This is a predicted structure of a 120-nucleotide RNA (SAM riboswitch aptamer (S box leader)) from Galactobacter valiniphilus.
Taxonomically the source falls in Galactobacter (Bacteria, Bacillati, Actinomycetota, Micrococcales).
RNA sequence: CGACCAUCUAGAGCGGUUCAGGGACCCGGCCCGUCGAGACCGCAGCAACCAGCCCCCUCAAGGCGACCACGCGUCGUCGUGCAAGGAAAGCCAGGUGCUACCGCCGGGAGUCGAUGGAAG
Numbered sequence: 001c002g003a004c005c006a007u008c009u010a011g012a013g014c015g016g017u018u019c020a021g022g023g024a025c026c027c028g029g030c031c032c033g034u035c036g037a038g039a040c041c042g043c044a045g046c047a048a049c050c051a052g053c054c055c056c057c058u059c060a061a062g063g064c065g066a067c068c069a070c071g072c073g074u075c076g077u078c079g080u081g082c083a084a085g086g087a088a089a090g091c092c093a094g095g096u097g098c099u100a101c102c103g104c105c106g107g108g109a110g111u112c113g114a115u116g117g118a119a120g
């Protein structure tokens, strides 16, 4: 950077700097903003995805017991393994992200926007 998959009506603010616009683009609205929006920085917070924990199932190789047709056997059980795979809730806050209004509402553009993930 493009594509793919998933999500986007919940949640979460204070301070400093700057200064006039901002709510992605266009149109029509409606809001926010010198009582300082927005942007940047600091601290804090939230918990969407990933990571970790916890826990269940499958799988793997072992231990123990029982059975047997005596086998790379069957059943039960125990702990181990995520550099094996998968599921719900919860915990956590490491990596991203986020912290007005349903992605502010309606329409358009149909691969429109934003965020995350695993690859390329």
Stems, first nucleotide, its partner, number of pairs: 001120001004117005013043006021032003025108005044099003048096003052091002056086003059081002062078006103112001